[in-house]
RNA sequence: ACACCAUCCCGAGCGGCUGAGAGAUCUGGCUCUGUGACGCCGCAGCAACCUUCGGAUGCGUCGAUCGGCCUCUCUGUGCCCGUCGCAUCAGAAAAGGUGCUACCGCCAGGAUCGAUGGGAG
Numbered sequence: 001a002c003a004c005c006a007u008c009c010c011g012a013g014c015g016g017c018u019g020a021g022a023g024a025u026c027u028g029g030c031u032c033u034g035u036g037a038c039g040c041c042g043c044a045g046c047a048a049c050c051u052u053c054g055g056a057u058g059c060g061u062c063g064a065u066c067g068g069c070c071u072c073u074c075u076g077u078g079c080c081c082g083u084c085g086c087a088u089c090a091g092a093a094a095a096g097g098u099g100c101u102a103c104c105g106c107c108a109g110g111a112u113c114g115a116u117g118g119g120a121g
Base pairs, nucleotide, nucleotide: 004118005117006116007115008114013043014042015041016040017039021032022031023030025110026109027108028107029106044101045100046099049097050096051093052092053091055089056088057087058086059085060084062082063081067080068079069078105113
């Protein structure tokens, strides 16, 4: 950098700097904006994608004082218990990696659209 997957109507703002456009793009609308928007920085916050924790279920794995039960006995099968791993589900946490903090990605239509997170190889 890219295939691919998930999400994009919940939530959460102050200060400093800057100074004219901004809300991704095209068209149309609507809105924010010199009472300083957008952007950058700092702090604070939101959320829970990655992460962490324990739980339930399923699958697999192992048990060496060869774990226990069933079986007349042996073998085999089955069940249970425990260990470990993986997956799914619901929950908790917020230290860490990101992200986000006007309006549903502002709305409608359009397209090899975009943003964010994860990510085999």